The prediction has a mean pLDDT of 82.
This is a predicted structure of an 88-nucleotide RNA (Glycine riboswitch aptamer) from Methylocystis sp.
RNA sequence: GACUUCUUUGCGGGAGAGUCCGGUUCACGCCGGCGCCGAAGGCGAAACCGCCCCGGAAACGCUCAGGCCAAAGGACCGCAAAGGGGGC
Numbered sequence: 001g002a003c004u005u006c007u008u009u010g011c012g013g014g015a016g017a018g019u020c021c022g023g024u025u026c027a028c029g030c031c032g033g034c035g036c037c038g039a040a041g042g043c044g045a046a047a048c049c050g051c052c053c054c055g056g057a058a059a060c061g062c063u064c065a066g067g068c069c070a071a072a073g074g075a076c077c078g079c080a081a082a083g084g085g086g087g088c
Base pairs, nucleotide, nucleotide: 001088003086004085005084006083007082008081009080010079011078012077013076018034020033021032022031023030024029035068036067037066041064042062043061044060048056049055050054
């Protein structure tokens, strides 16, 4: 010096499912009921992986949490910056 990987920050993109019913409220919101979604998080007896009977673990599964007009959030992807690691 470039390459690669991880963390943080900023910017951009980013799905799904009820503007359901009733009560209260000017509305937001709150309470109750029924029905749904899965891409915060969490859990799994799990596809897969490993140092292999033990462990790790998904975009799979479960829906506790969260969400079902918009907003916010949002796994993940791209770009940039800062820092750590790795090898050349």
Description: It was read from a public genome assembly, where an Rfam model found it. The source organism's lineage runs through Bacteria, Pseudomonadati, Pseudomonadota, Methylocystaceae and Methylocystis.